[in-house]
RNA sequence: CGCGAACGCUGGCGGCAUGGCUAAAACAUGCAAGUCGAACGAGAACCCCGCAAGGGGGGACAGUGGCGAAAGGGUGAGUAAUACGUUUCUAUGUACCCCGAGGUCGAGGAUAGCCAGGGGAAACCCUGAAUAAUACUCGAUGCGGUCCGAAAGGAUCAAAGGCUUGCUGCCUUGGGAGCAGGGAACGUCCUAUCAGGUUGUUGGUGAGGUAAUGGCUCACCAAGCCGAAGACGGGUAGCGGGUGUGAGAGCACGGCCCGCCACAUCGGGACUGAGACACUGCCCGGACUCCUACGGGAGGCUGCAGUAACGAAUCUUCCGCAAUGGACGAAAGUCUGACGGAGCAAUGCCGCGUGCGGGAUGAAGCCCUUCGGGGUGUAAACCGCUGUCAGGGUUCAGUAACACAAUGAACAGACCCAAAGGAAGAGCCGACUAACUCUGUGCCAGCAGUCGCGGUAAUACAGAGGGCUCGAGCGUUGCGCGGAGUCACUGGGCUUAAAGCGUACGUAGGCGGACAUGAAGGCAUCGUGUGAAAUCCCCCGACUCAACCCGGGGAACUGCUCGGUGAACCGCAUGUCUUGAGGGAAGUAAGGGCGGUCGGAACGAUAGGUGGAGCGGUGAAAUGCGUAGAUAUCUAUCGGAACGCCGAAGGUGAAGACAGGCCGCUGGGCUUCUUACUGACGCUGAGGUACGAAAGCGUGGGGAGCGAACGGGAUUAGAUACCCCGGUAGUCCACGCCCUAAACGAUGUGCAUUAGGUCGUGGGGGUUCUGACACCUCCUCGAUCGAAGCGAAAGUGAUUAAUGCACCGCCUGGGGAGUACGGUCGCAAGGCUAAAACUCAAAGGAAUUGACGGGGGCUCACACAAGCGGUGGAGCAUGUGGCUUAAUUCGAAGCAACGCGAAGAACCUUAUCCUGGUCUUGACAUGCACGGAUUAACUCGCUGAAAGGCGAGCCAGGCCUUCGGGUACAACGUGCACAGGUGCUGCAUGGCUGUCGUCAGCUCGUGCUGUGAAGUGUCGGGUUAAGUCCCUUAACGAGCGCAACCCCUGUCGUUAGUUGCUAACGGGUAAUGCCGAGGACUCUAGCGAGACUGCCGGUGUCAAACCGGAGGAAGGUGGGGAUGACGUCAAGUCCGCAUGGCCUUUAUGACCAGGGCUGCACACGUGCUACAAUGGCGUGAACAGAACGAUGCAAUACCGUAAGGUGGAGCAAAUCGCGCAAAUCACGCCCCAGUUCGGAUUGAGGGCUGCAACCCGCCCUCAUGAAGUCGGAAUCGCUAGUAAUCGCGGAUCAGCUACGCCGCGGUGAAUAUGUUCCUGAGCCUUGUACACACCGCCCGUCAAGUCAUGGGAGCCGGUAGCGCCCGAAGUCGCCACGAUUCAGUGGUGCCCACGGCGAGAUCGGUGACUGGGACUAAGUCGUAACAAGGUAGCCGUAGGGGAACC
Repeated sequence: CGCGAACGCUGGCGGCAUGGCUAAAACAUGCAAGUCGAACGAGAACCCCGCAAGGGGGGACAGUGGCGAAAGGGUGAGUAAUACGUUUCUAUGUACCCCGAGGUCGAGGAUAGCCAGGGGAAACCCUGAAUAAUACUCGAUGCGGUCCGAAAGGAUCAAAGGCUUGCUGCCUUGGGAGCAGGGAACGUCCUAUCAGGUUGUUGGUGAGGUAAUGGCUCACCAAGCCGAAGACGGGUAGCGGGUGUGAGAGCACGGCCCGCCACAUCGGGACUGAGACACUGCCCGGACUCCUACGGGAGGCUGCAGUAACGAAUCUUCCGCAAUGGACGAAAGUCUGACGGAGCAAUGCCGCGUGCGGGAUGAAGCCCUUCGGGGUGUAAACCGCUGUCAGGGUUCAGUAACACAAUGAACAGACCCAAAGGAAGAGCCGACUAACUCUGUGCCAGCAGUCGCGGUAAUACAGAGGGCUCGAGCGUUGCGCGGAGUCACUGGGCUUAAAGCGUACGUAGGCGGACAUGAAGGCAUCGUGUGAAAUCCCCCGACUCAACCCGGGGAACUGCUCGGUGAACCGCAUGUCUUGAGGGAAGUAAGGGCGGUCGGAACGAUAGGUGGAGCGGUGAAAUGCGUAGAUAUCUAUCGGAACGCCGAAGGUGAAGACAGGCCGCUGGGCUUCUUACUGACGCUGAGGUACGAAAGCGUGGGGAGCGAACGGGAUUAGAUACCCCGGUAGUCCACGCCCUAAACGAUGUGCAUUAGGUCGUGGGGGUUCUGACACCUCCUCGAUCGAAGCGAAAGUGAUUAAUGCACCGCCUGGGGAGUACGGUCGCAAGGCUAAAACUCAAAGGAAUUGACGGGGGCUCACACAAGCGGUGGAGCAUGUGGCUUAAUUCGAAGCAACGCGAAGAACCUUAUCCUGGUCUUGACAUGCACGGAUUAACUCGCUGAAAGGCGAGCCAGGCCUUCGGGUACAACGUGCACAGGUGCUGCAUGGCUGUCGUCAGCUCGUGCUGUGAAGUGUCGGGUUAAGUCCCUUAACGAGCGCAACCCCUGUCGUUAGUUGCUAACGGGUAAUGCCGAGGACUCUAGCGAGACUGCCGGUGUCAAACCGGAGGAAGGUGGGGAUGACGUCAAGUCCGCAUGGCCUUUAUGACCAGGGCUGCACACGUGCUACAAUGGCGUGAACAGAACGAUGCAAUACCGUAAGGUGGAGCAAAUCGCGCAAAUCACGCCCCAGUUCGGAUUGAGGGCUGCAACCCGCCCUCAUGAAGUCGGAAUCGCUAGUAAUCGCGGAUCAGCUACGCCGCGGUGAAUAUGUUCCUGAGCCUUGUACACACCGCCCGUCAAGUCAUGGGAGCCGGUAGCGCCCGAAGUCGCCACGAUUCAGUGGUGCCCACGGCGAGAUCGGUGACUGGGACUAAGUCGUAACAAGGUAGCCGUAGGGGAACC
């Protein structure tokens, strides 16, 4: 785009078309073929004459006769050729029609109807009598026809009349037109898993038959005929003109209309006839239906309507012969479901309408909203106008023509009237694809053409608003073509995506060198006939337009026939040629093949000698061998297999493949030749034939080593494996099979053309006086790099995957499957050929970026190692899990949760934690309205656990003020908006944070490279802590990171000296910078200096940099901190804060009391204290830093053993206080023990804070004195002022469970100069089947479910034949009867439908059981493959095994 469509929703009018595609299944009812009285007899009703008989008119029904009934109409079952289409031919026929010639004489016998009788239910039939013809018969004639014949001539054959008297018939014959019969060539679907078919078959002779040719039929003779250009068989199908689509070529189709064919319930048969083997004729057989009086009969809608059935689905039992056409007739006319019309159906195409104009910063409603507004939307309302269609009325050309007259089934046309009135829907809105929002729903319900949407913010589901596209339609489904260059003729491919046969030889076929001549098959061109009409296309015309249809004209129908011309090309014929091909001569290399023979090394065995305990084997072992003497070693002999070095990027062969030496036989190649010769002999190659690794098979040998299977030992969770010890087939030989490989260059063969460089093999030529050698050059073969070109890229590139030609083979999404069935080959294993159902939305190639690897290289880190100290064991503290509980609130979960949020849970804190009591505009915010000074605050009373409730007293404030008052601002009360939520979602978010990681990385612009993803830069060589720097460089630059800038600390200088300091001077004290004073020192805190690889030496690329040194307080980043790139983990946090959505609103909000967060069989993390003598205890003595202090730090003094108390000087602090630092040192005691270690636990008594220490605080004293004697597997921290060890301070805080955290200083080590390993990280490279990225992917068995399918004892059915039997009707033949003849009757022969029997073939259905396959959310067993996948993988074959597999 289309449709004979169907379905869903919707539906105003008209025109023109179309309308049982399924059951060629069955049909009720009516109609669809009759007509002629001018062929014939008879003749009812009725009329006339007649008394009647009868006669006349009349003409229905029926009959004889003629013509028609073979047309028209329907359908497509069958048919792959008895068909159709195109072209062509003729051995033929022809009623009606036209033209021509001739004729039409005589005679005869019947019969139907009718009448009478009879039979039967009926259909119908029988008998008798009578009768007519254009019915029938005979005779005559013979233009003429036919036959015989050479001719002459002979034989034979006709007729019908009728009527309105000029018409029409009839007979014979010639011609024509149209129609029909027959033949030939070419064309016409799929299947080779159909390869051979055929016996009247093929041909001949003769005969029969026919209108006519012919094996059409028969007799005889011959043995042919068809077939790979597809016979025969199977499946499917009416064919054409044409139709749909397409640029075309094609592909698909054959409904309506036209032509042809076939069929008429199924099968067979003939009759009549001009024509039939006959749709509404006959006979027979079958099935089915109907009637019946059971004896018999009747029937055939695939005609028009219609019924029922089938189906997704297809109409009225209409009107009319008015028109067109047909039959009959002289005609009038009759008949006509042909036809003309109407009806039904949006089934299709076309036309028209459902109004037109105006009308708001824009009503209402609805929707959205950032609440401002926006959309629907000039849309409506409203105003004005018009009148198509439908409706009503009037009128009437036309279809209509026939001598005149008459005649319309049905339809159109024109005019008038009224009123916006009666007339809009469907699909879609994630992308493709034009069109977006809200709500509902929450992987549900649902959508879906493909991709895919839906798991709480869905433009994808559903509804709504809005929009988009079409519009009386719109969608959906089905089917065809296109897009699809996706079967490729036009116009594709085959290295790796599907695809080159394992290789060669060669048949048919296809293709084929140069020259000449000839004919003209192809070809070209011109003409000719044909290619029906319709259709398509163009022009004109007519319906108001259009569609459709019609009229006229043209073009086209790309085809076929015949004729003329041409001769280049293809083909053909003839002749010639040498360049293709072959051949000759001379050389030459080689693991080419076959046979024979010989050889050494190694190995094993046997015998002997030496020797004496092990050998062997592995990751480590064991099995095994060995004192009966192994292994080792020496000698001798035997055996089989394979041939080291040479040896190679090397050689040969068609491929498989081929390797010790020599001999024989034999195939092919290459080089050279002014090489006699042949003369296109060529290339390819469907079938075919031969060869064809390994494994395997058969028979017979052989058997050293190796070695499937098998046995044993190990490994392991297991180990039917990998490893080890043995070991049979086999491996070897001969002969015969098999015929497959990742048989690979994954690349068919041949020829020609198209830059080069280098290396090798074989041969030839040239240069130098010869020659080794060297160089140049030609041919062959092999290898590598590479230009152009090609290619998706990788790559390829004279060895082509370039450019062409010739021929063959093969491919057409993945799986199912190289499987099943069938065929064929094989001894078998199995090979070759080769599907379908079903299923998936991919499978796949090359390359890219990542990630990953039990890949590689380089490098780093307390990563390991080297050390020091811990944890894991004990007790306690603390956090977590678990358990418990009315509640034990919540969060954090590997590293990166667990002394974390929490820098302070007795109440408070504290939370939908629990129990109970209360409040409802609220504990808190804002606004509005009303009240009005009531009131808030304060005081008091009652009640209560408190909160709260009830009540009493008292009375202020703000603002304005004219001081009278006003106002209603705060507050309060009432009411309304609203507040509130530590309720949910960290997977809706912001912000902040953790982690990789202070790791050195992450990117951009421009340029360049690539089809592209992308790359380059950022790689490489050095170097660094560093993508730090240098060099090189298709890159050049830049950004975020690194570093530096900042802070602390280490040295010095300078400035400033108070509250700090005190050297000198002075004063003073028991003593003290206590005072005067000083700025020198320390110190304080500002500003500066200093360090930069700057200098020297060496190394290094003249570099960057590194090593060493000097100087220096400090040296290569001096030490420490702050600082955290692009990103990752949907990491953490809605309970810090903020915030979308959801939920809640007398409660999930708010207040209060009490309890809980502290609960304890247990488990884990983090810590503290220890286990002691480097210690504990006692006494004495010394030295910090940094903080903090006003509801605060608190001195001296006094009390208390102590905690603490009393008290209060001083101090908003370099001034006063906390405040004695401790380890340390000195002395003394303890003497290795559960202790003078250790301090848990418990008892008693105290102190402090606080409203309150029961649950549940801290501290002190006395008493008690547990576990624990250094800690399993495992594991943590630390590289220098570090670890270890010692104390001090601070935040939070009434107090404190702080042993935590954050800081401060004191004392102060050991070890590492290494990178194999563990962990993590960076860069480069490699492989990849991973990309949610190895916590990846993924294979097979088993188990479960579903589906389709193969096999299967069989069972059932269909189809087409074969053999035999039977043999209706009927043609033909024969016999008999009959008879004047023609008939007829009876019998019989051949053929033969249906039917029966039998053996097979083929197709389908079904089948216990069985085989594999596909899919499925999840299951079981293992881990085969992808990384070196942890034994590299894969192919063929053989064996084995739960399975992948070995």